[in-house]
RNA sequence: CUUAUCAAGAGUGGCGGAGGAACAGGUCCUGUGAAGCCCGGCAACCUGAUUUAUUAAGGUGCUAAUUCCUGCGGAGCAAUCCGAAAGAUGAG
Numbered sequence: 001c002u003u004a005u006c007a008a009g010a011g012u013g014g015c016g017g018a019g020g021a022a023c024a025g026g027u028c029c030u031g032u033g034a035a036g037c038c039c040g041g042c043a044a045c046c047u048g049a050u051u052u053a054u055u056a057a058g059g060u061g062c063u064a065a066u067u068c069c070u071g072c073g074g075a076g077c078a079a080u081c082c083g084a085a086a087g088a089u090g091a092g
Base pairs, nucleotide, nucleotide: 001092002091003090004089005088006087011039013038014037015036019029020028021027023071024070025069026068040063041062042061045059046058047057048055049054050053067086072083073082074081075080
């Protein structure tokens, strides 16, 4: 850079010890224990296996809140809705 997906799913665990939710603004989570690591789990993008639509062995990924919401544009009196951008992940 191209392309697909992003409304579902997943912990009363261990270590750790103050931050975290990309960015900005909000709004939240957090010593009733944040990040990170391990274990467990979820899922099925790639590979594999097989009865070709299942499986879950390998490579990733994920495991608060819709990608937590808004950011730009359009419709609408409004509530709100639609699309894009940005971001994340896989494959190339």
Notes:
This is a predicted structure of a 92-nucleotide RNA (SAM riboswitch aptamer (S box leader)) from a pig gut metagenome. The sequence is in RNAcentral, with records from MGnify.